[in-house]
The RNA shown here (small-subunit ribosomal RNA) has 1477 nucleotides and comes from an uncultured Candidatus Saccharibacteria bacterium. The coordinates come from a structure-prediction model, not an experiment, and the mean pLDDT is 82.

RNA sequence: AUCCUGGUCCAGGAUGAACGCUGGCGGUGUGGAUAAGGCAUGCAAGUCGAGCGGAAUUUAUUUUGAAGAAGUUGCGAUUACAUCAAGACGACGGAUUUAUAAAUUUAGCGGCGAACGAGUUAGUAACACCCUGGUACGUACCUCGAAGACGGGGAUAGCUCGCUGAAAGGCGAGGUAAUACCCGAUAUUGUCGAAAGACGAAAGUCGCAAGACGCUUUGAGAUCGGCCUAGGUCCGAUCAGCUAGUUGGUAAGGUAACGGCUUACCAAGGCUAUGACCGGUAGGGGAGGUGAGAGCCUGACCCCCAACGACGAGACUGAGACACGGCUCGUACUCCUACGGGAGGCAGCAGUCGAGAAUAUUCGACAAUGGGCGAAAGCCUGAUCGAGCGACACCGCGUGCAGGAUGAAGGCCUUCGGGUCGUAAACUGCGGUAGUAUGAUAAGAAUGCAAAUGACUGUCAUACGGAAAGAGGUGGGUAACUACGUGCCAGCACCAGCGGUAAUACGUAGACCUCAAGCGUUAUUCGGAUUUAUUGGGCGUAAAGAGUAUGUAGGAGGUUUCGCGCGUCUUUUGUUAAAGCCCAGGGCCUAACCCUGGAAGUGCAGGAGAUACGGCGGAACUAGAGGAGGUUAGAGGUGCAUGGAACUCACGGUGUAGGGGUGAAAUCCGUUGAUAUCGUGGGGAACACCAAAGGCGAAGGCAGUGCACUGGGACCUUCCUGACUCUGAUAUACGAAAGCGUGGGGAGCAAAAAGGAUUAGAUACCCUUGUAGUCCACGCCCUAAACUAUGUCUACUAGCUAUUUCGAGUAUCGACCCUCGGAGUGGCGCAGCUAACGCGUUAAGUAGACCGCCUGGGAAGUACGGCCGCAAGGCUGAAACUCAAAGGAAUAGACGGAGACUCGCACAAGCGGAGGAGCAUGAGGUUUAAUUCGACAGCACACGAGGAACCUUACCAGGGCUUGAAAUGUACACAGUAAGCCGCCAGAAACGGUGGCCCUCCGCAAGGACUGUGUGCACAGGUGCUGCAUGGUUGUCGUCAGCUCGUGUCGUGAGAUGUUCCCUUCAGUGGGGAAACGAGCGCAACCCCCGUUCUGCGUUGCAAGUAUCGCAGGAGACUGCCGCGAUUUCCGCGGAGGAAGGAGGGGAUGACGUCAAAUCCGCAUGGCCCUUUGAUGCCCUGGGCAACACUCAUGCUACAAUGGACGAUACAGAGGGAAGCCAAGCCGCAAGGCGGAGCCAAUCCCACAAAAUCGUCCCCAGUUCGGAUUGCGGGCUGCAACUCGCCCGCAUGAAGUUGGAUUCGCUAGUAAUCGUGGAUCAGCUAUGCCACGGUGAAUACGUUCUCAAGUCUUGUACUCACCGCCCGUCACGCCAAGGGAGCCGGGAGUACCUGAAGCCGCUCACAUAGGUGCGGAGCCGAAUAGUUCGGCGCUUAUGUGAGCGGUUAGGGUAAGUUCGGUAACAAGGGCGAAGUC
Repeated sequence: AUCCUGGUCCAGGAUGAACGCUGGCGGUGUGGAUAAGGCAUGCAAGUCGAGCGGAAUUUAUUUUGAAGAAGUUGCGAUUACAUCAAGACGACGGAUUUAUAAAUUUAGCGGCGAACGAGUUAGUAACACCCUGGUACGUACCUCGAAGACGGGGAUAGCUCGCUGAAAGGCGAGGUAAUACCCGAUAUUGUCGAAAGACGAAAGUCGCAAGACGCUUUGAGAUCGGCCUAGGUCCGAUCAGCUAGUUGGUAAGGUAACGGCUUACCAAGGCUAUGACCGGUAGGGGAGGUGAGAGCCUGACCCCCAACGACGAGACUGAGACACGGCUCGUACUCCUACGGGAGGCAGCAGUCGAGAAUAUUCGACAAUGGGCGAAAGCCUGAUCGAGCGACACCGCGUGCAGGAUGAAGGCCUUCGGGUCGUAAACUGCGGUAGUAUGAUAAGAAUGCAAAUGACUGUCAUACGGAAAGAGGUGGGUAACUACGUGCCAGCACCAGCGGUAAUACGUAGACCUCAAGCGUUAUUCGGAUUUAUUGGGCGUAAAGAGUAUGUAGGAGGUUUCGCGCGUCUUUUGUUAAAGCCCAGGGCCUAACCCUGGAAGUGCAGGAGAUACGGCGGAACUAGAGGAGGUUAGAGGUGCAUGGAACUCACGGUGUAGGGGUGAAAUCCGUUGAUAUCGUGGGGAACACCAAAGGCGAAGGCAGUGCACUGGGACCUUCCUGACUCUGAUAUACGAAAGCGUGGGGAGCAAAAAGGAUUAGAUACCCUUGUAGUCCACGCCCUAAACUAUGUCUACUAGCUAUUUCGAGUAUCGACCCUCGGAGUGGCGCAGCUAACGCGUUAAGUAGACCGCCUGGGAAGUACGGCCGCAAGGCUGAAACUCAAAGGAAUAGACGGAGACUCGCACAAGCGGAGGAGCAUGAGGUUUAAUUCGACAGCACACGAGGAACCUUACCAGGGCUUGAAAUGUACACAGUAAGCCGCCAGAAACGGUGGCCCUCCGCAAGGACUGUGUGCACAGGUGCUGCAUGGUUGUCGUCAGCUCGUGUCGUGAGAUGUUCCCUUCAGUGGGGAAACGAGCGCAACCCCCGUUCUGCGUUGCAAGUAUCGCAGGAGACUGCCGCGAUUUCCGCGGAGGAAGGAGGGGAUGACGUCAAAUCCGCAUGGCCCUUUGAUGCCCUGGGCAACACUCAUGCUACAAUGGACGAUACAGAGGGAAGCCAAGCCGCAAGGCGGAGCCAAUCCCACAAAAUCGUCCCCAGUUCGGAUUGCGGGCUGCAACUCGCCCGCAUGAAGUUGGAUUCGCUAGUAAUCGUGGAUCAGCUAUGCCACGGUGAAUACGUUCUCAAGUCUUGUACUCACCGCCCGUCACGCCAAGGGAGCCGGGAGUACCUGAAGCCGCUCACAUAGGUGCGGAGCCGAAUAGUUCGGCGCUUAUGUGAGCGGUUAGGGUAAGUUCGGUAACAAGGGCGAAGUC
C1' cells in the first nucleotide's frame, strides 16, 4: 500500500424549543414542556315576577285628611266709632292614611340549569383506549301517538317579635303563599301475578277571546349513557410460580341492569414459558416527524375518549355526579379572631411568587358563532370573537429601477507590468411599498317584518416622505484563497487532525462562497445505518456451532383418493367520526391559510362463490423409518483370571575404589564395601515387536493374553409393519486432565519443598533428593485449543487415486489378481463458493427442515442477584466509565539468538604494527578579553588547511570611517584634468591637517565627453541565522550486482510474473527450462599506463649501430588448438605453443537509491536579521587561533647486535627550476657565505640516492642503544622571529629493555624495509599529503565461528522497519462503579391496636298520619237523655334524635421486604504523566 469485517463521525429533514450575533413590513398560526408547587386582587353560572306570598319605588283613581291658613263667627275685655280676644266654623292646603289598577326592581319559597362549556395529564399496563360484535338496562329537555288533569288537606321559608354570638351564624315563639308537600277519587295504557286479584297520577299560568305555554300516566322514536365481549395495546425472567371471595354452584340481598357486586352454605377449583405474579415506565386514539418502502420515533396546537380538581374517604340531591368555582369528615398548608371559634382551595381567564435554559396582557366586546334560563324583550357567558406582547414557526414583500469607464479615489494583492473590489460608487433620469396629516367610505350584518346595532379589522383619494443587511463559512468530507501576525505559544476542532519561523486549518485584513430578516450553536428525533437484516445480515480463520447424545412441548413433514371449506383466493355490503395526508375546483392581489367535492383509509365484521396448495377427518400405498432371516469386522463397554520384559527393594555370592551427573561442575551414593556382576525372593505400575495415512465408539476416549456378560454398526435377502419420520426450548444422561471426600495401595515418575549449579539477580530452564498426586473401590466436581476452531437430518451436483470392510461376477483345486456394487477412512482436483487463505459427493457448492449463537475494542466472562457444589469453583451474566479504533486474510519490504546457497584480508593461516614511552599533529575538556568557525559511530579527530609570526583572520581589546574598501544609476556644486606623483606635522597605525609637481581633448561659443572631490537620493556591504527552505558538489553502503520499464498474462486488489528454478561466472556473466517476450540504467567492453614485438622518425639521446632510449602508429590473447568432466549448450580442469592464458597487472569509470549524512565559511540562492552615529559593514595597531591539571585519535623516533659508529665503494626512477634552479672554485667544524659558469632545460642545475656490499670498533649495559629536555654560541628568510619560525655547532643525555584487555593493515613485485621528488611556500613548526623507484618475503587446511554483503524459502503483533514493538508491579494525580461496620430517607405490602363523617343493621324516645282495642271498679275535660268524642294502651308507615354494633379513610405499634442517598476502611478498573524496576 490492498481486500474484507467492524464500529465511530459527517452532509438531509423536523421541533411548543433555548442560547449567541443581527433585526424593515405584513398575513396566518403558535406560546408554562420544569414545581398536579404556593397564591394577593378582579372576573369565569345563572335565569324565570307569564309558579308563589311579600317588600320597595313610580304613576293613575279612590279613601283619610295633620301642620298651616284667607275668611266667617265669637265667651270675654275695652268702647264714641272702632279694635283686641280664649274658643268654634273654615274655602284652600296637602303631611298622614285606605282600597284598586298598571309599570319597574327584587331578598326568600319554587322551577330549570349548575353533571355542559373551560383546564390539566397526577394516577392508570386497565375493557382506560382502539377496533369488532352484543344487550340482563337507563335516558331530563326534544318529536310522534293514546288517555287524563276531579275533590280535599296540613305545613314551611320570607316576614314580625324575643334570646344569643367578636364574627360566621344559630335558637325559640307567632302567623303566611304556591307549578313546594300530602290524602282521597278515577285507571285507556302501565307494574306484580299462572290466574283471581292487588297496586299506581296530575298544577296551574298568561290572554278579552281564539288560543298558547305548562302538568300527569303510558307507548314509540331520537339523542346521550351503563354493562358485556373476540382481537390489538411498552420494558425487565438477574420477577417462576400466583390466588380463600380466590374458581364454580345453590339461596338470599343489592343495582337502572347481568354478574362473587355482597352474604350464607357446598365443592376445590382458577391463572401461568402463547410469560401468570412482581417491578419499572406511561393517559389512549385520530394523527405528527422521518423514510423509496417496510419501519422507527412522538402524542404540543385541533378533534374523540378516559381520568383528575390541595391530599385521602364518604354519601346527599338529581334524568344524569359520588359533583373544579356543592355538602360532611380526616390530613397538611394559608388567613381572620374578642382565643370561645370560624374561613379557604386559579390543573377557569388575566396576574403574582418560586424553581428553571425557557414560555405572553391583572386588555376590549357579547358585534358574530355557540351555551343556560325565559312566552318574549332580555339577562348571563375570561366559551368565543378580537386586540396586545415574543422573528417562536410557516408564507409573502421590500431595502430601489434604468443609464453611467477616466475602469475615479481608497482598500487588498503583485512577477511592479498590472490585477481585483467594479457599473459597484459618484453623476443623470424615473418610480415611490412603511409611516404622518386631511377628507371620503365598501365589507365582515342580519335572522318574521320594520328599525337599531361594529369590540376589532379594513377600503379609497391627495400631499409630504429614501427609514430598512446581516450571520456563518472558505485544508478534506463541503460551495468558496491570498497577504500579514503568531511560532506545539496563543488558539482551532464534527471526524481524522492543524499550530515547533514561509500555517489556504490559529488571529486580523482583503477577496470569495452559502443562506438571507435572518444566520449560526446546543438539545432531541428519523434518515443515511442492509449497524437487529420481514422486505434485508451472518457464525472454518474477522464477534458468533452448545463438549456429546437421548428426548418432552413446539416447529416441519412421503405417494394416491374422498369429504369439509379453517387458512388461502375472488366478489359484494356495512363500518373505518370530523379535521389532517393525496387529487380536482374555488376564496382572500399571490402564498401560507381557508372552503367545497372526490379518492384513500392496506383493518374488522356480514353475505355469495372457488378448492390448486396448506390444514382437518376418512380410506388406501411402499420409495422414508422400523422389524425378521443370513453373513461379518472391530484397542466399543463392564467384571474376573493370567503372562513376560523392564524397574526397584530385601537377602546371599564374586569383587574394589570409585560411582552418579553435566555444556562444565557440584550437592548426592560409596571402604559400615557402593557402581558392576550372578542367584533367590517380594512389590507396584505400564503393556516393546505386531502398529498402519489402520480399526471401534455419540463425544470424552479405547491397545499384553484368556473367559463371562453386554451396546452399536455394515453387507446380502426383499419376508413383515405401513409415515410409525426429522429437528428439538426446558429437562435427563455421559463427559480428558487437574482437584475434593472416605478407605486401600504406593515400584517408577513427580507439583510443593530442600540442596547444588547457572546468572547482574534466577523464587526458572540443568542436576541430586523428594511429599501430595499418578493406581484401585465408592461418592463428588462438570471444565479444556472438549478443534475438523466447521450443529443435526434429507436430496442433488465431473472425476482420479490409496486404504479398511461386506457382497456379486470372472477365474482358480483353493487362495491371490481383475471388473462391478455398497458402507467407512484419507490424498488430489472440475464446476461452484469464499475477503482471501482455502473448501470441493466426508462441501465452506445448490436447496429444504429445526435448534444454538453473534452485533465495535476495553472494563469482563468481572460486579450484584439467583441456582448448583464439601470446597475449589461452575452456570446464568450487566452497567458506569473509557478509546477511535480493535480485528481477519493476503502484499512488498525490513528484521530473526530461522533454514539453504554464495561471496569479501570477514574469520582462519602468516608477516608487520597500534594500545605502554618521548615527541609531532588533530580533537575533547578546561582556561581565557579572545583562545574564530565547521566536521562527531561506521562515513569527525595529519579532516576543510596543498603550509596561522603581520597579512591570511572570520575571534578579542583599543583607535577610526558612514553612499561607505569594491559596484551601478541619478541630481546639484566645484575642480579641472589622461590619470596621478612627491613631501611635511601630530599619531601605534588607520585616519586627520597641510604643502608642492602636473594642468589636457572636442567645440567659435554655449556646452559636451571623461575623471576626481563634496553633498543628497536609489542602494551597497554582511565568513550574520536557517544544509530541516535549496542548487551544485561530496562521503557511505559499494566497483556490491543489482535497480527498473513497455507490452502480454495472472490476481477483486495491493501486487505478481519477467528478475523464480537447474548448471555456471568476478558479474542479473552465459546457457537450458519456464506465460512470458523484449528493452533500459548498472556488469563487461570501448579509454589511459605497464609488460612482448614490429614499423617510422629521431636531438639535447646514442662510442659505433639492425641495439639502449624517446616520440608516434601497428601486431599480439580469442578458451583459438588438444585432452578430460558433465545430459545438450554454456562452462570448468589439465596441456601445448607463447613475452603474456583464461579478467595478464594497474587506473579512470560509482546503477535505482539509503543516511532530512556533510557543506549557506569555496560558489550560487529563497526567507529572516544588522545597517543615519557604540554596525553583525569597512580600515588600522596589538593580541588570539600556538594557552594546559587531563582524555582520546593519527603518526614519527626508539627500546638495539638482521644493530650502532667510522671508513671505503656500487646501482635508480619520477619530478622541479626565471621574483627561479644555481655549477666549478674559495672561506667556515657546520648551518651558511663569497662567487658567478650554465640553464626558459632528454643539453645546465637541484642531485651525493639510501638500504645493500667490503672492512674496523662496540659485546648485551639504560650501553658507543635512545634521543627528549635544557644551556651557550651561530646561520637563513622576512618591515618584523618575544608571545610564535627553521637550520648548524658545542654541551646536557629524560622516558623507554618490545608494551594489559583489546585492536589495525596486507594474498606478490604485495607486506615489510630503504631512500628520492613535488604541491602549498618569503620562511617554516612536513614526522602530514601526493608521487617515484631500490631490496624484497611468509601464508591461505578451510567456511564451524566474528563482521559485512547478495539470492531464495520461512515466521512476524515490526513499516521513523529489532537502536522496532511491547507487558506487568511499584510511586503520584484524577474519574466512575462494586463491597462495606453503619447512618438517613422513600415505596409497596402483612399482622395487631385504635378509628371521624357517611351508609347499613338493631334497640329506645319523640312527632305526624293510619289501623285497632278499652271505656270495664275508678279519674280529668267537653257535649249529652242514653251515649259519643278528646284522652290512654297496642300496632303499622314515614321522619327526627339518641345509644349499640358492622364497614371504612386516617393514625399507631411490630417484624420483615424493596429502592435510593451517604460513609471510615480495604480491593479491582480506566485515564494521565519524558518517573522506577